[in-house]
Context: one part of a larger RNA
Molecule: small-subunit ribosomal RNA, 5' domain
Organism: Cellulophaga baltica
RNA sequence: GGAUGAACGCUAGCGGCAGGCCUAACACAUGCAAGUCGAGGGGUAACAGAGGAGCUUGCUCUUGCUGACGACCGGCGCACGGGUGCGCAACGCGUAUGCAAUCUACCUCUUACUAAGGGAUAGCCCAGAGAAAUUUGGAUUAAUAUCUUAUGUGAUAUAUGACUGGCAUCGGUUUUAUAUUAAAGGUUACGGUAAGAGAUGAGCAUGCGUCCCAUUAGUUAGUUGGUAAGGUAACGGCUUACCAAGACUUCGAUGGGUAGGGGUCCUGAGAGGGAGAUCCCCCACACUGGUACUGAGACACGGACCAGACUCCUACGGGAGGCAGCAGUGAGGAAUAUUGGACAAUGGAGGCAACUCUGAUCCAGCCAUGCCGCGUGUAGGAAGACUGCCCUAUGGGUUGUAAACUACUUUUAUACAGGAAGAAUAAGAUCUACGUGUAGAUUGAUGACGGUACUGUAAGAAUAAGGACCGGCUAACUCCGUGCCAGCAGCCGCGGUAAUACGGAGGGUCCGAGCGUUAUCC
Numbered sequence: 001g002g003a004u005g006a007a008c009g010c011u012a013g014c015g016g017c018a019g020g021c022c023u024a025a026c027a028c029a030u031g032c033a034a035g036u037c038g039a040g041g042g043g044u045a046a047c048a049g050a051g052g053a054g055c056u057u058g059c060u061c062u063u064g065c066u067g068a069c070g071a072c073c074g075g076c077g078c079a080c081g082g083g084u085g086c087g088c089a090a091c092g093c094g095u096a097u098g099c100a101a102u103c104u105a106c107c108u109c110u111u112a113c114u115a116a117g118g119g120a121u122a123g124c125c126c127a128g129a130g131a132a133a134u135u136u137g138g139a140u141u142a143a144u145a146u147c148u149u150a151u152g153u154g155a156u157a158u159a160u161g162a163c164u165g166g167c168a169u170c171g172g173u174u175u176u177a178u179a180u181u182a183a184a185g186g187u188u189a190c191g192g193u194a195a196g197a198g199a200u201g202a203g204c205a206u207g208c209g210u211c212c213c214a215u216u217a218g219u220u221a222g223u224u225g226g227u228a229a230g231g232u233a234a235c236g237g238c239u240u241a242c243c244a245a246g247a248c249u250u251c252g253a254u255g256g257g258u259a260g261g262g263g264u265c266c267u268g269a270g271a272g273g274g275a276g277a278u279c280c281c282c283c284a285c286a287c288u289g290g291u292a293c294u295g296a297g298a299c300a301c302g303g304a305c306c307a308g309a310c311u312c313c314u315a316c317g318g319g320a321g322g323c324a325g326c327a328g329u330g331a332g333g334a335a336u337a338u339u340g341g342a343c344a345a346u347g348g349a350g351g352c353a354a355c356u357c358u359g360a361u362c363c364a365g366c367c368a369u370g371c372c373g374c375g376u377g378u379a380g381g382a383a384g385a386c387u388g389c390c391c392u393a394u395g396g397g398u399u400g401u402a403a404a405c406u407a408c409u410u411u412u413a414u415a416c417a418g419g420a421a422g423a424a425u426a427a428g429a430u431c432u433a434c435g436u437g438u439a440g441a442u443u444g445a446u447g448a449c450g451g452u453a454c455u456g457u458a459a460g461a462a463u464a465a466g467g468a469c470c471g472g473c474u475a476a477c478u479c480c481g482u483g484c485c486a487g488c489a490g491c492c493g494c495g496g497u498a499a500u501a502c503g504g505a506g507g508g509u510c511c512g513a514g515c516g517u518u519a520u521c522c
Base pairs, nucleotide, nucleotide: 001522002521003520004519006518007517008516009515010514013374014373015372016371017370018369019367020366021332026330027329028328030327031326032325035076036075037074040073041072043069044068047067048066049065050063051062052061053060054059055058083285084284085283092210093209094208095207096206097205098204099203102202103201107198108197109196110195111194112193113192114191115149116148117147118146125138126137127136128135129134154181155180156179157178158177159176161174162173163172164171165170185190211257212256213255218248219247220246223245224244225243226242227241228240229239230238260282261281262280263279264275265274266273267272287308288307289306290305291304310321311320312319313318338364340363341362342361346360347358348357349356350355377408378407379406380405388398389397391396414458415457416456417455418454422449428443429442430441431440432439433438434437466511467510468509469508470507471492472491473490477506478505479504480503481502487494488493
């Protein structure tokens, strides 16, 4: 000199953009953060409409009939999105390859099929238990829930030949035979089943790179390799039985400490040095530890089970819980924000769609935390006033065009009026093309921000300047007070009666809505 997720002190007008618990992965009140589908099903608790009956004529009863819809069965989603950095020195990350050793829901393309039957079970109803959480029994019922059989284009396995390729193990195509193996319908075009290919995503493996300590020198028995079996989507000591005795290491094994990694960021001419906030990619975790289930995918943040610590409810028998999601609270700390709005846009889940959900996201609020921009007036104005301070040769100097005053201007602020873009799509309707439900055109609602940005009008300098420093380094000097005292100080150092260094004043210098100090990095 540059920088920062900064803090503290003094001060403080505005706007835009960005950023905002670095500490206790400490504990959490409350609300919200993941649902959706009636075009899968039995249905009708509630709402609205409609129909029927009765007669007290405005009431009662009834019908799922319609719109819709709580709970229940079922499907998809809940493995994403969001948070944090505990752990990990590792194929974790980065980079480059390989899988002839693999899987992949939804999506796209192609081919073929979608047949016949069965038994249940929630819900509803009835009877209970319990303070509650919740739960037991009985009867009855449906499905795109579940089971059996058929079919087999195919697929898999075994056997049989043929052709062909490569990179060792081997791979691909194809003929025949046998065995096994599917499906779901709903109602209008959405599904279902099997197979192949694509795309996407994931898994595994390898080369290279990846902090400190040798005051850690030896480490290892599933350890290293082989055979066989099991297991996995898949290879593999991944697991097991047997056999062999290997494997790693001073080019640093093992052990200990520290740490999420990278893109990047800061600095520097570069080489380097330091760091890993915000944004993006990957990894890991979800009170602590362990485990599996379901599923295409989890060993699952707002799922399950067990154990532990903690908190809460209790009728004492037993139960409920997990903010490192968004806000918010306490605690800790030098220190870090609203218990806000909207799904209008983008994206996601479900759905034919309308639509519903979305603390993702978009916005708004607070904070000078940073960067950038703007303003606090402009021009004239010497009787160079008064005051203050200093000097004095008593003339004067400085503050100082500074002020007053005169003439203007009106960014911003204030008041009033107008007022966006962000929006194009949707449903529906009409037309056209193709040909049978797609595409295009026209029309057609929708804005949280927000009465915001922006524009116009009105009046008026009106609403707006401070901080540090002035001995040298280092831009900027005098007086008074004090008297090694009080105090200053980044280094040198200053102060003991003339202090340009302390404190105050006048003046000046540098920055300026900021200025200084501290901490940390180059």